[in-house]
Molecule: RNase P RNA; transfer RNA
Organism: Candidatus Bipolaricaulota bacterium
RNA sequence: AGAGAGGGCCAAGGGGUCGCGGGGGCGCCUCGUGCGUCCCUGAGGAAAGUCCGGACUCCACAGGGCAGGCCACUGGGGCGAUCCCAGCGGGGGUGACCUCGGGAAAGUGCCACAGAGAACAGACCGCCCACGUUCGGGGCGCAAGCGUCGAACAGGCAAGGGUGAAACGGUGGGGUAAGAGCCCACCAGCGGUCCGGGCGACCGGGCCGGCUCGGCAAACCCUGGUCGGAGCAAGGCCAAGUAGGAAGGUGCUCGAGGACGGCCCGUCCGAGCCUUCGGGUAGGCCGCGAAGACGAAUGACCCCUCGCGACAGGAUCCGGCUUAUCGGCCCUCUCUCGGG
RNA sequence: GCCCGUGUAGCUCAGGCGGUAGAGCACCCCCUUGGUAAGGGGGAGGUCGUCGGUUCGAUUCCGAUCGCGGGCU
Numbered sequence: 001a002g003a004g005a006g007g008g009c010c011a012a013g014g015g016g017u018c019g020c021g022g023g024g025g026c027g028c029c030u031c032g033u034g035c036g037u038c039c040c041u042g043a044g045g046a047a048a049g050u051c052c053g054g055a056c057u058c059c060a061c062a063g064g065g066c067a068g069g070c071c072a073c074u075g076g077g078g079c080g081a082u083c084c085c086a087g088c089g090g091g092g093g094u095g096a097c098c099u100c101g102g103g104a105a106a107g108u109g110c111c112a113c114a115g116a117g118a119a120c121a122g123a124c125c126g127c128c129c130a131c132g133u134u135c136g137g138g139g140c141g142c143a144a145g146c147g148u149c150g151a152a153c154a155g156g157c158a159a160g161g162g163u164g165a166a167a168c169g170g171u172g173g174g175g176u177a178a179g180a181g182c183c184c185a186c187c188a189g190c191g192g193u194c195c196g197g198g199c200g201a202c203c204g205g206g207c208c209g210g211c212u213c214g215g216c217a218a219a220c221c222c223u224g225g226u227c228g229g230a231g232c233a234a235g236g237c238c239a240a241g242u243a244g245g246a247a248g249g250u251g252c253u254c255g256a257g258g259a260c261g262g263c264c265c266g267u268c269c270g271a272g273c274c275u276u277c278g279g280g281u282a283g284g285c286c287g288c289g290a291a292g293a294c295g296a297a298u299g300a301c302c303c304c305u306c307g308c309g310a311c312a313g314g315a316u317c318c319g320g321c322u323u324a325u326c327g328g329c330c331c332u333c334u335c336u337c338g339g340g
Numbered sequence: 341g342c343c344c345g346u347g348u349a350g351c352u353c354a355g356g357c358g359g360u361a362g363a364g365c366a367c368c369c370c371c372u373u374g375g376u377a378a379g380g381g382g383g384a385g386g387u388c389g390u391c392g393g394u395u396c397g398a399u400u401c402c403g404a405u406c407g408c409g410g411g412c413u
Stems, first nucleotide, its partner, number of pairs: 001336010012305007020042009029032001044311001048322002051320005056231004063265004068227005073087005088101005102222002107220002109216003124161002126157003132153006139146002169187006188212002190209008235286004245277006257269003306309001341412007350365004359396001367383005389405005
């Protein structure tokens, strides 16, 4: 210098005039939700998506079980979380770093097409002819027959070819008719055991066992953990309104219905409940905040500076995550090239 | 605001425990008719809303995102 990795921050700045929401002070009168004037205050890093969790509220002080949902390496933080920090292991990258995470040696299921064979597999091409049968050639022998060569059948093999995302360890040697963990050495993995290190996930090493065992659980499932349900349109108070109107069904302790939620149990309340028709009310306050609501405020114009300005705006609140985002600044680190 | 559902051909909808997607109407061609409709035969038409992930393989499973629809006062 170029190309990157991780983390943090800003979200144009300043001035003037006129407005908008909320709060407060003062003055005036016609004493009103009045007018005038002054002061204070007024969106974000995501206010968003509503994906997690909590507060808060109601339903039992939220009870037992089933079903169901969610989570999942280890340690710590945190009320808690699908959150944060540090680490471990697999995979990717030259690297800074990124990314993934229970169990497939419990069971069930799936693995299309291609291919001989797709899960305690299989024989298409190929290799072999030791053992067995048959045929043929030539050789030896008086003959029975013997041995040899070639071919076929039966048979043996799984090394090589080929298919596939995946083909039941790899390399070398021995062995064999040909081969093969069949045997051996080394390597890789797995299981058992022992030693050492670490709180732990796990790491390093020794010995034993030829043990070589496919993938998918974001398939069912198993293991462990966790979750009662609903949500501020929760919920509470006040006001207004009418009528407890008509018809049908059902129930009153042998108890409907409700709290109660997908179901059962259990506890409590319990005389009404359901359907249809007809009628009435459709307001205010609290919840609600040092932004803050009654349809809901942050704007307009002018001037200066620059790199000419992105995504976007509260609606119960808070902690996280995710997604969107013009441009810029800072810190740490990596690789390549060049110079000293 | 809070809570749910849904997206597949031009339109209306199926489909699935993952293996290359169908039906009806519409469209095109042929037959039938003097001609049209109806009828019969054949055919074309799909980034399964989008982007990632899991997997050998995704329309289907998981996550994010966009659009549409519904309920609660």